[in-house]
RNA sequence: UAAGUAAAUCAGAUAGUCGCAAGCUUAGGCUUGAGGAAAGUCGGAGCUCCACAGGGCGAGGAUGCUGGUUAACGGCCAGUGGGGGUGACCCUAAGGAAAGUGCCACAGAAACAAACCGCCUAGCCUUCAGAAGGUUGGGUAAGGGUGGAAAGGUAAGGUAAGAGCUUACCAGCAUUUAGGUGACUAAAUGGCUCGGCAAACCCCAUCUGGAGCAAGACCGAAUAGGGGAACUUUAUAGUGGCCCGCUUCUGUUCCCGGGUUAGGUUGCUGGAGGUAUUAGGUAACUAAUAUCCUAGAUAGAUGACUAUCAAAUACAGAACUCCGCUUAUAGAUUUACUUACAUU
RNA sequence: GCGGAAGUAGCUCAGUGGUAGAGCACUGGCUUCCCAAGCCAGGUGCCGCGGGUUCGACCCCCGUCUUCCGCU
Numbered sequence: 001u002a003a004g005u006a007a008a009u010c011a012g013a014u015a016g017u018c019g020c021a022a023g024c025u026u027a028g029g030c031u032u033g034a035g036g037a038a039a040g041u042c043g044g045a046g047c048u049c050c051a052c053a054g055g056g057c058g059a060g061g062a063u064g065c066u067g068g069u070u071a072a073c074g075g076c077c078a079g080u081g082g083g084g085g086u087g088a089c090c091c092u093a094a095g096g097a098a099a100g101u102g103c104c105a106c107a108g109a110a111a112c113a114a115a116c117c118g119c120c121u122a123g124c125c126u127u128c129a130g131a132a133g134g135u136u137g138g139g140u141a142a143g144g145g146u147g148g149a150a151a152g153g154u155a156a157g158g159u160a161a162g163a164g165c166u167u168a169c170c171a172g173c174a175u176u177u178a179g180g181u182g183a184c185u186a187a188a189u190g191g192c193u194c195g196g197c198a199a200a201c202c203c204c205a206u207c208u209g210g211a212g213c214a215a216g217a218c219c220g221a222a223u224a225g226g227g228g229a230a231c232u233u234u235a236u237a238g239u240g241g242c243c244c245g246c247u248u249c250u251g252u253u254c255c256c257g258g259g260u261u262a263g264g265u266u267g268c269u270g271g272a273g274g275u276a277u278u279a280g281g282u283a284a285c286u287a288a289u290a291u292c293c294u295a296g297a298u299a300g301a302u303g304a305c306u307a308u309c310a311a312a313u314a315c316a317g318a319a320c321u322c323c324g325c326u327u328a329u330a331g332a333u334u335u336a337c338u339u340a341c342a343u344u
Numbered sequence: 345g346c347g348g349a350a351g352u353a354g355c356u357c358a359g360u361g362g363u364a365g366a367g368c369a370c371u372g373g374c375u376u377c378c379c380a381a382g383c384c385a386g387g388u389g390c391c392g393c394g395g396g397u398u399c400g401a402c403c404c405c406c407g408u409c410u411u412c413c414g415c416u
Base pairs, nucleotide, nucleotide: 001340002339003338004337005336006335007334008333009332010331012309013308014307015306016305017304018303020033021032022031023030024029035315039326040325042324043323044322045321046320047212048211049210050209054244055243056242057241060208061207062206063205064204065079066078067077068076069075080094081092082091083090084089095203096202100201101200102197103196104195116144117143118140119139120138121137122136123135124134125133126132152170153169154168155167156166157165171193173190174189175188176187177186178185179184216266217265218264219263226256227255228254229253230252231251237247238246273292274291275290276289277288278287279286280285345415346414347413348412349411350410351409354368355367356366357365362399370386371385372384373383374382392408393407394406395405396404
């Protein structure tokens, strides 16, 4: 200098003029006022109702290496195994195939089980004899062919020819020892070796009550109080299914039809909250102290102009709240690291 | 807010892991004075998009885009 990897910040700021909404003051005026994703509605909760969310079961669903963190999660952090990259780094759907069932087309002799071409050998035939060829039997799976994958791989010795038959190295499996909280790693020994697919059904381990702020609560007002069904109080009914427990109780429950309608208040913003410092921790995060209150609309509030700053733009507007995930996105700046080239 | 479905030839639709089909339409030929009908032959396509699993994906899994249906 060029190319990359990982992360962070902003996403307009300041001042003035007019305009909009909420709160507080009250003639005046003051304070605050959309996002990193507010988005998708993919996850988890807080909260509300179903009398208790009590004890279970089945079904359904979710997760799937280890440890930590959190209110919780399928999130985050750290690590291990595997894969990719020259590297910095990135991805991971990562339990079980000897619990069972199932699939592996085409090709190929054969896809859990086998001999197409071959190699060796005994007999016979052809031949003067031999080689070579043919045939009947026995041995073989090293070589060739097919394929994504053919009875671990490479090399050497050995054998009638071969084969872990033997040896050396490597992979796998089993046992032992050492290290580690653990996943796992390293070493030694050994019979030699027991396809693939579970994002196939399934098995195993762990977790999970149902609905959802249009959930609910209160006030006001109005209508038409009618029709039907079940059961007669240890009955019925009560929460998506079932069982137990419990509650209700002289009437109860369910269904149909109608009304309340520009209804009003609340839920609705003080929180698993923000900021700063210190301590612990590799980190995620936790604890302590101090300090602050930063939208609450309900036909739905943020706009315009001027000046300065280096750019001002892209994606795009809260509707109960928070913690994540995923997706969209223009521009500017900073930090650390890797590779290549050149110079000292 | 809650639940569910679809995307394949120009159009309407099948296809449940082994390399894509039917009908109508289109092109050419035969027949006919000419057309239609009929007969013969043929082109139909990045299976909405991207990534992953697998030897191999229209199909299985994840994300995303578009369209549609139902409840409140």